The RNA shown here (transfer RNA) has 84 nucleotides and comes from a Candidatus Dadabacteria bacterium. Rfam family: tRNA. The coordinates come from a structure-prediction model, not an experiment, and the mean pLDDT is 81. The sequence was found in a public genome assembly.
RNA sequence: GGGCGGGUGGCGGAAUAGGUAGACGCGACGGCCUCAAAAGCCGUUGGGCUUCGGCCCGUGAGGGUUCGAUUCCCUCUCCGCCCA
Repeated sequence: GGGCGGGUGGCGGAAUAGGUAGACGCGACGGCCUCAAAAGCCGUUGGGCUUCGGCCCGUGAGGGUUCGAUUCCCUCUCCGCCCA
């Protein structure tokens, strides 16, 4: 330099013939249980704001197409593999 694959919460990892992003698991927080803890069970858990009703933003970055983009197109960037 060329080709291919990938970048999504604190972590792993889903969702692509375009339609509620983060299922599920781990971790964390709160509660139950216990003398106390562990284990187990229940609830919550992307970020910000909130009058607690909701609102705004968010899938590497910037654009484009579309009513609608993690998904399609362009450019850039980073990581991995292969070729040279």